[in-house]
Two RNAs folded together computationally: RNase P RNA and transfer RNA, 452 nucleotides in total. Rfam match: Bacterial RNase P class A. Its family is annotated with tRNA processing, ribonuclease P activity and dimeric ribonuclease P complex in the Gene Ontology. Its mean pLDDT, the model's own confidence on a scale to 100, is 77.
């Protein structure tokens, strides 16, 4: 210097003047303090809390999935490791069973799942032909044969030899894979060695399914607490008002009484409206020792970091700062940087019970570790 | 705060289950016949990032995951 890889972090600062949420304090004019994020987003996971429901367990449904640990008993998180796949490489991506059973592998191809004979090699039957112990040719609803050609994502181990009519793990040597049985080494996935077994087994489970863990249900509009008005329920009697309906007395009534029954007041219990609490101090933040390869824990120290309820965190202005352009000037190995000036621009996006973690937005910048590649000392 | 659903030529939709050339249906576009002209109505044709980015597979529109828009429904 040029390509590239891994992690972190910042993401505007100050000031002045209005304006708004909460808290204090007030002499009731106002004052002090404090007020958004790495995602506050999506709500995709999980798990504090809270309330319902529950003797135990299945089924149906989902989710998870290599071994150790770590974290909050959780999760598509975190470390460290194994094995398989990419890359020169630094690193990146994946992970339970296809030898337990179903099902699907389109086109092409003979053949596609306990496979299959188009071509082709070889043999046997017939028939024709010749240079007649042998040869070439043309035909069989005839048989062998998976070595070679051709199709396809994929065709049933791979070189070699030695067999055979031709051939083939058919038999052997070597290698590659799988089983199985021993040893040694790891906590464990694994991982190495040796032995035997010709065992050579296709893919797909982000197809059903199997195997092994794990899962009650609903969410701060959870839920608790006070409680107007209005409906109800019970009580009450001074007094007003009214004789409609019921009952009794009377033959009936406009007449007597009685029970109910409206206003009027007390009271009760559920509860709208409304207000308060849940509400923000917490698996909390920074710093520092000690443990651990780490994640991480443990001990001290040491700050207080919005809590709104139709829902505050805002706007003007100045000065710094960053980025980009255009002009001057200077250096320079003309690839580029200093300085000065002017224009323009400073990103995603905003709290609503809290937390974890994942994804996905993000102008421009910083730092720190690595690779590789080419030039000079 | 809970849940479901769509996204395919210019417009509507089927095609996802059981993955196998982007395949069809309606209507609309274009040419050309028919008609004196237009419409209808005949013939023949153009036109597809299957929202979008990744993976699964030999192969994705279709399985899966993540993102984006747009509807709908509970309380």
């Nucleotide at each position: 210097g040029g390509a590239g890889c891994c992690g972190a972090c910042c993401g505007g600062g100050c000031g002045a003047c209005c304006a708004c949420g909460g808290u204090c304090c007030u002499u009731c004019g106002g004052g002090g303090c404090u007020g958004a994020g790495g995602a506050a987003a999506g709500u995709c996971c999980g798990g504090a809390c809270u309330c319902c429901a529950c003797a135990g367990g299945g089924c149906a449904g989902g989710a998870c999935g290599c071994u150790g640990g770590g974290g909050a008993g959780a999760g598509u998180c975190c470390c460290a490791g194994g094995c398989g796949g990419g890359g020169c490489g630094a690193c990146c991506c994946g992970c339970g069973g296809a030898a337990a059973g179903u099902g699907c592998c389109a086109c092409a191809g003979a053949a596609a799942g306990c496979a299959g004979a188009c071509c082709g090699c070889c043999g046997c039957c017939u028939c024709g032909g010749g240079c007649u112990u042998c040869c070439c040719g043309a035909g069989g609803c005839c048989g062998g044969u998976a070595a070679g050609g051709g199709u396809g994502a994929a065709a049933c181990g791979g070189u070699g030899a030695g067999g055979u009519a031709a051939g083939a793990g058919c038999u052997c040597a070597c290698c590659a894979g799988c089983g199985c049985g021993u040893c040694g080494g790891g906590u464990g996935a694994c991982c190495g060695g040796c032995g035997c077994g010709g065992c050579u087994c296709g893919g797909c489970a982000a197809a059903c399914c199997c195997c092994g863990u794990c899962c009650g249900g609903a969410g701060c509009a959870a839920g608790g607490c006070c409680a107007a008005g209005c409906a109800g329920g019970g009580g009450g009697c001074a007094u007003g008002g009214g004789u409609g309906g019921u009952c009794c007395g009377c033959c009936c009534g406009c007449c007597g009484g009685a029970a109910g029954g409206c206003a009027c007041c007390c009271c009760c219990g559920g509860g709208u409206a409304g207000g308060c609490c849940g509400c923000u101090g917490c698996a909390g933040g920074c710093g520092g020792a000690c443990g651990g390869c780490a994640a991480c824990g443990u001990c001290c120290g040491u700050c207080g970091c919005a809590g709104a309820u139709g829902g505050a965190u805002g706007g003007u202005c100045g000065c710094c700062g960053g980025g980009u352009c255009c002009g001057g000037u200077c250096c320079g190995a003309c690839a580029g940087g200093g300085c000065c000036g002017g224009g323009c621009u400073u990103a995603c996006a905003g709290a609503a019970u809290c937390c974890g973690g994942c994804u996905u937005a993000c102008a421009g910048g910083u730092c720190g570790g690595c690779u590789c590649c080419a030039g000079c000392u | 705060g809970g849940g479901g659903g769509c996204g395919u030529g210019g417009a509507g939709c089927a095609g996802c289950u059981u993955g196998g050339a982007g395949u069809g249906c309606u209507c609309g576009c274009c040419a050309c016949c028919c008609u004196g002209u237009c419409a209808a109505g005949g013939u023949g044709g153009a036109g597809g990032u299957c929202g979008c980015g990744g993976g699964u597979u030999c192969a994705a529109g279709u399985c899966c995951c993540g993102u984006c828009g747009c509807c709908c429904c509970c309380g």